Source information:
The RNA shown here (transfer RNA) has 76 nucleotides and comes from Pleurocapsa sp. SU_196_0. Model confidence (mean pLDDT): 81 of 100. The organism belongs to Pleurocapsa, within Bacteria. Its Rfam family is "tRNA". Its family is annotated with triplet codon-amino acid adaptor activity in the Gene Ontology.

[in-house]
RNA sequence: GGGUUGUUAGCUCAGUCGGUAGAGCGACGGUCUCCAAAACCGUAGGUCGUAGGUUCGAGCCCUGCACGACCCGCCA
Numbered sequence: 001g002g003g004u005u006g007u008u009a010g011c012u013c014a015g016u017c018g019g020u021a022g023a024g025c026g027a028c029g030g031u032c033u034c035c036a037a038a039a040c041c042g043u044a045g046g047u048c049g050u051a052g053g054u055u056c057g058a059g060c061c062c063u064g065c066a067c068g069a070c071c072c073g074c075c076a
Stems, first nucleotide, its partner, number of pairs: 001072007010025004019056001027043005049065005
């Protein structure tokens, strides 16, 4: 340098055919308990890596860039 792939909540990951974003864990509050844990109930938390494009509408499609993983090639 070329190719493939990934980037979504604090963490690990879903997200179908483009229709407006979720789960588990964690955090916080409540119930219970002498207290705590466990269990149960609830709440908060998102510029969907970034900049553009297409579209009535983009996490999803197209392009550039950034970062990570893997493969190939070149120089030394």